[in-house]
RNA sequence: AUAUUACUGAGAGUUUGAUCCUGGCUCAGGAUGAAUGCUGGCGGCGUGUCUAAGGCAUGCAAGUCGCGCGGAUCAGUACCGGUAGCAAUACUGGUGCUGACUAGCGGCAAACGGGUGCGUAACACAUUGGUAACCUGCCUCGAAGUCGGGCACAACUCCGCGAAAGCGGAGCUAAUUCCACGAUGGGCAUGGGGGGACAUAUGUCAUUCCCAUGUAAAGCGCAAAACGCGCUUCGAGAGGGGCCUAUGGCCUAUCAGCUAGUUGGCGGGGUAAAAGCCCACCAAGGCUAUGACGGGUAGGGGAUGUGAGAGCAUGAUCCCCCUCACUGGGACUGAGACACUGCCCAGACACCUACGGGUGGCUGCAGUCGAGAAUAUUCCUCAAUGGGCGAAAGCCUGAAGGAGCGACGCCGCGUGCAGGAUGAAGGGCUUCGGCUCGUAAACUGCUUUUAUCAGGGAAGAAUUUUGACGGUACCUGAAGAAUAAGAGGUUGCUAACUCUGUGCCAGCAGCAGCGGUGAUACAGAGACCUCAAGCAUUAUCCGGAUUUAUUGGGCGUAAAGGGUCCGUAGGCGGUCGCACGCGUCGUGGGUUAAAUCCUCGGGCUCAACUCGGGGACCGCUCACGAAACGGUGUGACUAGAGGCCGGGAGAGGCGAGCGGAAUUACCGGUGUAGUAGUAAUAUGCGUUGAUAUCGGUAAGAACGCCAAAUGUGAAGACAGCUCGCUAGAACGUGCCUGACGCUCAGGGACGAAAGCGUGGGGAGCGAAAGGGAUUAGAUACCCCUGUAGUCCACGCCCUAAACGAUGGAUGCUAGAUAUUGGGAGUAUCGACCCUCCCAGUGUCGGUGAAAAAAGCUAACGCAUUAAGCAUCCCGCCUGGGGAGUACGGCCGCAAGGCUAAAACUCAAAGGAAUAGACGGGGACCCGCACAAGCAGAGGAACAUGUGGUUUAAUUCGUCGGUAAGCGAAGAACCUCACCCAGGUUUGACAUGCAGCUGCAAGCCGCUGGAAACAGUGGCCGCCUUCGAGGGUGCUGCACAGGUGCUGCAUGGUUGCCGUCAGCUCGUGUCGUGAGAUGUACCGUUAAGUCGGGUAACGAGCGCAACCCCUUUCCCGUGUUGAAUGUUCACGGGAUACCGCCUCGGAUAACGGGGAGGAAGGUGGGGAUGACGUCAAAUCAGCAUGGCUCUUACACCUGGGGCUACACACGUGUUACAAUGGCGUGGACAAAGGGUUGCCAAGCCGCAAGGCGGAGCUAAUCCCAUCAAACCACGCCCCAGUUCGGAUUGAGGGCUGAAAUUCGCCCUCAUGAAGCCGGAUUUGCUAGUAACGGCGGAUCAGCUACGCCGCCGUGAAUACGUUCUCGGGUCUUGUACUCACCGCCCGUCACGUCAAGAGAGUUGGAAACGCCCGAAGGCCCUGAUGAGGGGACUAAGGCGGAGUCAGCGAUAGGGACGAAGUCGUAACAAGGCAUCCGUAGCGGAAGCUGCGGAUGGAUCACCUCCUUU
Repeated sequence: AUAUUACUGAGAGUUUGAUCCUGGCUCAGGAUGAAUGCUGGCGGCGUGUCUAAGGCAUGCAAGUCGCGCGGAUCAGUACCGGUAGCAAUACUGGUGCUGACUAGCGGCAAACGGGUGCGUAACACAUUGGUAACCUGCCUCGAAGUCGGGCACAACUCCGCGAAAGCGGAGCUAAUUCCACGAUGGGCAUGGGGGGACAUAUGUCAUUCCCAUGUAAAGCGCAAAACGCGCUUCGAGAGGGGCCUAUGGCCUAUCAGCUAGUUGGCGGGGUAAAAGCCCACCAAGGCUAUGACGGGUAGGGGAUGUGAGAGCAUGAUCCCCCUCACUGGGACUGAGACACUGCCCAGACACCUACGGGUGGCUGCAGUCGAGAAUAUUCCUCAAUGGGCGAAAGCCUGAAGGAGCGACGCCGCGUGCAGGAUGAAGGGCUUCGGCUCGUAAACUGCUUUUAUCAGGGAAGAAUUUUGACGGUACCUGAAGAAUAAGAGGUUGCUAACUCUGUGCCAGCAGCAGCGGUGAUACAGAGACCUCAAGCAUUAUCCGGAUUUAUUGGGCGUAAAGGGUCCGUAGGCGGUCGCACGCGUCGUGGGUUAAAUCCUCGGGCUCAACUCGGGGACCGCUCACGAAACGGUGUGACUAGAGGCCGGGAGAGGCGAGCGGAAUUACCGGUGUAGUAGUAAUAUGCGUUGAUAUCGGUAAGAACGCCAAAUGUGAAGACAGCUCGCUAGAACGUGCCUGACGCUCAGGGACGAAAGCGUGGGGAGCGAAAGGGAUUAGAUACCCCUGUAGUCCACGCCCUAAACGAUGGAUGCUAGAUAUUGGGAGUAUCGACCCUCCCAGUGUCGGUGAAAAAAGCUAACGCAUUAAGCAUCCCGCCUGGGGAGUACGGCCGCAAGGCUAAAACUCAAAGGAAUAGACGGGGACCCGCACAAGCAGAGGAACAUGUGGUUUAAUUCGUCGGUAAGCGAAGAACCUCACCCAGGUUUGACAUGCAGCUGCAAGCCGCUGGAAACAGUGGCCGCCUUCGAGGGUGCUGCACAGGUGCUGCAUGGUUGCCGUCAGCUCGUGUCGUGAGAUGUACCGUUAAGUCGGGUAACGAGCGCAACCCCUUUCCCGUGUUGAAUGUUCACGGGAUACCGCCUCGGAUAACGGGGAGGAAGGUGGGGAUGACGUCAAAUCAGCAUGGCUCUUACACCUGGGGCUACACACGUGUUACAAUGGCGUGGACAAAGGGUUGCCAAGCCGCAAGGCGGAGCUAAUCCCAUCAAACCACGCCCCAGUUCGGAUUGAGGGCUGAAAUUCGCCCUCAUGAAGCCGGAUUUGCUAGUAACGGCGGAUCAGCUACGCCGCCGUGAAUACGUUCUCGGGUCUUGUACUCACCGCCCGUCACGUCAAGAGAGUUGGAAACGCCCGAAGGCCCUGAUGAGGGGACUAAGGCGGAGUCAGCGAUAGGGACGAAGUCGUAACAAGGCAUCCGUAGCGGAAGCUGCGGAUGGAUCACCUCCUUU
């Protein structure tokens, strides 16, 4: 809020680097005739073959009536006999009666009750009506009757057949059996006639009236009457049924046409009854897009589940209806059946059989087999309720009432309650302190529901009897916490977390996703969470899903507007009246079964369950009323629409004719060697004369300038000029018609290019094809040729990115401006200009001129030409792939087009925008980045590192840049991590405990041995508070130890981008959001440096500065420096700031120049390295988590190895020489180091070095002096040399225990390669490169030619930013985000799966034609019998055609699969822009031709817009 009355709507996960949207998938809820797993105490109420409508053993489920009848049997009795007996009596026969029983006749019932869902898409069902077109046993009411006759058949008797089931013949008989015998007739039926009312199609009704004909019956009980039960006819009622109509409820159009009894009529038959229901004849109709016909599926409803509702799904149990009864057909009886437990026939199946023949029908209740995931007892009782029969007693009743089984469902109850801390034990975790299970347990007290035992004990019976349930419910008592808890989950969704194991394994999973050594996701454990006698799982339905959208969606780019127009059905429709009252609205009546549902009460202890009252059931129908709106009819109008008239515009269409330029070919002339083509070539053409040039001739195709934002057309599309024919639109003015309109499923017409057919034509271009290039290849891109084709005529095709990716129509919602066409106004001689109106076509950006406002949109964008606000109509969409495919149909000559699925598979596929990254995109800028230079590397030898190879081992790490003279600033031993061999085991090292030892420790020996080590001897013998306390050794336990693994578990450190100028934050603002802004832009800088400007304002980390060295000066100090002063050293300070001048610039920032100055625009150098990137490097420097080894992966020792050597690479050294080499002589540094050290003088040695020992813990002494290059002089004279020095031999020196593997140095001798280095490549912009030497660390020594420093000598070049590399900013494209080392396409190969095709083959259902034809009713015949015949007809057989399925060699495509093969098609300009249609070609992606689209980047130009 409202109708009077309802109880009312939640979301989440998953596409991305992130975002918004679209969109699918999945989850949380409820439900079930369920099933499965684990578990299981009690009770109540319900419920239980969903599958094989598969087959069934056994028992029961429909009988009853003797008061309808005849009889049989039994009992009793009366009478009459018989036999035995003296008799009582017993037995027996007959008759009558009574009772019991009942095979048969007869009556009623058996058509109900119970089961099932096969069939059925239908008047089967539901609702509403009709029956004036009908029936109705039993029951109720009313009226009238019930009088006479007659014939049979069972039973029974006899005979016969048969194994049986059963049957046949003859004879007798009763009745409430039968009679087409008679009587009566209130009534009824039929026929005829007259009037009334209502209806009209025949008709019906009322009181009637008249006539004719026809038509009934049964008895029984009772001693009898009465009476009761029956019977007959008629009328009425109640209840039950038949038939008909309208409306409603499944899927499929890949089923579009169906129909011969079909549609109607006349006549007849038939039925209870209308009717083609059936038949003969006549007519040719009937149904269908509002879905006929066909196919598939299915019992329908009340209701049930779910849902806020609207809906959607379902149709168990209960109720109503229908249907079926082994399968198919058929009738009989009857009130009612074409009959579940009746009949006949056929078929299948099963059983019995004497083989001749018979019998059977659980889809009743139980039960059984089978099938299945799966569904119960061969129970009790008729006590109650109900049914049948009967007068009744009663009988029957697997209907029903009950019990049993199953947690199958719903509901209720319980498994204890209170106290109890040392927070026990035990488990788990732990940071080792503790925490947790946990008041939980134990223990103490209490209670007894339930279960158990015992006692009592119902109601249900209304009604005298009668209780299956049942000794049940219930009540009372007893004992005792006693008899009773599990299942699932714990990554998010989603409540609940730790440890251990495992190691992309095993496994989990609803979705997303977990698992590759620290798994809250696997498995176990503990803890926790949720529900609870259950809990989960699976299946299915609804919901969430507004994800089919009526409520309540969309279509520019996400899926989706038909290629365009015309137009049929249909839908929708202008203004004003009148009428009707169909829709609509209101009021009332009927109906809408009960149950269900809601609500209020009641009864079971509560509840479930159940009873009563009320409501609802949203529908249909009838009557009455209203008249706005819609509708219909009618009248009128002119604003919609159309017509007439007028002058204009246009590449609108069709046809014919004409024109010039160009191209090519041919002919002729001139002329000579090339031409053509490309990035560059080549093929091609050319001395038989090309190209070029001039003239001529011919042909075909296309129409320059005009030209534009232009114009026209429905779209496709349309362009030289002229003429003819023709269509449409706009404008103007009046007049006319009077809603004639809009849209449009089917339908029709048109429809680029390519393509097809026939015939022409063919200049240029040019698929295919040929050749040449390119390339790894090149079926391409480029080049040379070139056929179809392109052109014309006629006929097809019918598709395009047929696009504005935007259907058509109408109305409304601010403008500005340009342009095309028409008109008006002012003005003018007239035009132009100017203003306005109508119609069309465009645009409206930026800082800044006005603004594209509102609105819409996911955003982009659209915005009077809407994608805004509305109405109407049409088309289309519903995740991606499979697929616009298969099959089917229609069209086509073909190519193919139109229509159009499914299986299977994925958890996404997408749109827009954002931040990055990237581009063989763009712009700007920087850097020894290029260029300009200088010197090198790459070639040689050697050194050194690496790879590889080798080896017992050649320990390990590092691998583009950013590994490779790197870790290593020192591998002979050691180092050492590797290999071989020998040894040790609490250990070489640390700490603690226990026991023992009374021994320190240490030193010197000996034996074995390579040593370590093992054994052994000696020397010395500790401190002390006198406690074996400290310390030592041994044994044992804890533990040590590891250069073992993981740098992808880490810390720390480091490299690169990069000393690049960037990276961020707060607040504000913009955007739905990710994000943006700030940080863009202009100028400037080395700089995000600064200035200007600005929705930003500020700030931080970076830049710069502060620090150190250096250059100049000053001051102070003065050792070891100095001869004094300087120099010098140390300490402190000053100086440089675009400060000054000038010019430029926005006057700014800043820049150019100049002065001064030692230095000029950060003077030079260093330290300093933002946010981050590379899972970059390092567990072997160190530290460290985890894992791992423990007489070994630890430790010690000797030896070897890390030094190997066919090779390859990196970095260097020395050179190749004359700017040089050698010899002699001469000059000038800086910075370092030194006591296990540097080592002077002097002496020895050719030298390395030795002896020596002064000085120096260093401004003092030493290394170390003359530093070298350099300078001067001399020689060499271009040669493998007086270049070069490798290699090798010999001899020495030094260090060290020790130079063999494996050191350095010296001397002599030897004297290799190499004569300047291919492709390619490195460093450097000034005190730099280059050249030259000096020092230091490490270090006993040194493989250092390395590295780190120092000084000396000391250049060249930079036009410039096109290119290469790297970087920064802005912008653009993107299918990338692991970020281009990205992504990704197709063939081929292998495996798996599903679907389609397929020679064929197998089967199903239905139909058609023909043959045969049971039972049966009908017809004919016969006599209405028996019998015979006929048409119809189930089953069966034959045939062809269609349809639906199964199988199927084979071939083709599709999907999926971890790392296979070939290429690189697409995404960036993707390296030839991409894509669409079409055609040809090719391993494949694909390529090429023709036409089209922009959903193409980039640059330039033209035009437009705005301003001037």
Molecule: small-subunit ribosomal RNA
Organism: bacterium